Background:
SAM riboswitch aptamer (S box leader), 158 nucleotides, folded computationally. The model forms 88% of the base pairs in the Rfam consensus.
[in-house]
RNA sequence: CGCUCAUCCAGAGGGGCAGAGGGACACGGCCCGUUGAAGCCCCGGCAACCCUCCAGCCGGUCUCGCCCUGAUCAUCGUUGAUCAGCGCGGCGAGGCUCCCGGCUCGGGAAGGUGCCAAAUCCGUCUCACGGCGAAGUGCGUCGUGAGGAAGAUGAGGA
Numbered sequence: 001c002g003c004u005c006a007u008c009c010a011g012a013g014g015g016g017c018a019g020a021g022g023g024a025c026a027c028g029g030c031c032c033g034u035u036g037a038a039g040c041c042c043c044g045g046c047a048a049c050c051c052u053c054c055a056g057c058c059g060g061u062c063u064c065g066c067c068c069u070g071a072u073c074a075u076c077g078u079u080g081a082u083c084a085g086c087g088c089g090g091c092g093a094g095g096c097u098c099c100c101g102g103c104u105c106g107g108g109a110a111g112g113u114g115c116c117a118a119a120u121c122c123g124u125c126u127c128a129c130g131g132c133g134a135a136g137u138g139c140g141u142c143g144u145g146a147g148g149a150a151g152a153u154g155a156g157g158a
Base pairs, nucleotide, nucleotide: 001157003156004155005154006153007152008151013043014042015041016040017039021032022031023030026124027123028122029121044116045115046114049112050111052108053107054106055104056103057102058101059100060099061095062094063093064092065091066090067089068085069084070083071082072081073080074079120150125147126146127145128144129143130142131141132140133139
């Protein structure tokens, strides 16, 4: 930065300075706050996005068997033998030493971020369903669900 992707109902707080606000913005609601808000500093913790190691599984891969196709050789022929199918023939069994990729509400946590009231505190826009209302494909309102927008964080990109 009107860029891409993923995640956002889980989790995790003490101290010091400071002194009135804070929960992103606007509005509405609901909360937090002088038993101390924002901000800054120290320590602690959570989580597992990046990173890293390990485990299991799957695929690639390797080996073997059978089938198929092609070539060569032998055979009158049936058929047999060998080789190839190497990035790409099919099926089955096994291995995984090495290498690669993927998956798991998997395990770990040294480092880079992030985070540590309430779902991103809730709503706002669209759709669906239901309740109510002198209301009937409509309107208003309330609720539930799905999606969107906006935002946050990470990993990338320009």
Background: Rfam family: SAM riboswitch aptamer (S box leader). Rfam links the family to the GO term regulation of gene expression.